[in-house]
Parts: sequence; C1' cells; structure tokens
RNA sequence: GCUAGGGUGGCGGAACUGGUAGACGCAGCGGACUUAAAAUCCGCCGGUGGUAAAACACCGUAAGGGUUCAAGUCCCUUCUCUAGCA
Repeated sequence: GCUAGGGUGGCGGAACUGGUAGACGCAGCGGACUUAAAAUCCGCCGGUGGUAAAACACCGUAAGGGUUCAAGUCCCUUCUCUAGCA
C1' cells in the first nucleotide's frame, strides 16, 4: 500500500428485515439475611437539566457528512484496532 472484519455504559457483550438504544453478565451502590462477614436474594445503576425527592425533558452507538417519516444498522470520507496479502 491492498483486502476483510471490528469500534455501543466503568468493563465484557446483545440489539432479527432500518422501527422504544443499551438485553444479559461483571463491577459499583442501597437493602434483606448474619454476632460479624462471605455466599445468596431484592432493588437501583449512561450524561445534563429539573424536583424537597420523584415524575418529566433533552442529549448519547469512534468523528464528520448523506439517504430516509425513522439510522447502532444503509452510503461516503476520516481516525483507530485485529487478521490476511504484497
């Protein structure tokens, strides 16, 4: 240099034919249990605003642009990682 595949919460990793973004697990926080802990069980768990606390609103899939009523998904460019070829 060329080809193929990937980049989604703090981490791993789903998301079907484009149709509620973040299932599930790990970590973390709170509670139950315990003399205390571990294990187990229950709940919460992206960001900002908002509120007494909530509700709620907006934003968020490497970066930028395009197509579409609608994009993590399709198209283009760039960055980056992995593998192969030269």
The RNA shown here (transfer RNA) has 86 nucleotides and comes from an uncultured bacterium.
Its Rfam family is "tRNA".
The prediction has a mean pLDDT of 81.